[in-house]
The RNA shown here (c-di-GMP-I riboswitch aptamer) has 74 nucleotides and comes from a soil metagenome.
Of the family's consensus pairs, 95% are formed in the model.
The RNAcentral record of the sequence draws on MGnify.
Model confidence (mean pLDDT): 80 of 100.
RNA sequence: AACGGGCAAAGCCAGAGUAAUCUGGUGACGCAAAGCCACGGGUCCUGAAUAAAAUGGAUAGCCGGGUUGCCGAA
Repeated sequence: AACGGGCAAAGCCAGAGUAAUCUGGUGACGCAAAGCCACGGGUCCUGAAUAAAAUGGAUAGCCGGGUUGCCGAA
């Protein structure tokens, strides 16, 4: 290389949350780390408290970094 296997965007349904978003089902746009870790940067959210900021939260399918790692013929 080939073969086998893996993940699952948008949309829809059900549930959690104030929200970003997440979980399950359905569904495949894509992915060789689209496995894991919020460490650096980015982006987004933050109800009730006047507002803003901060705190806090989300995103690993935004980038970098760390860490582990599938099949594999001649």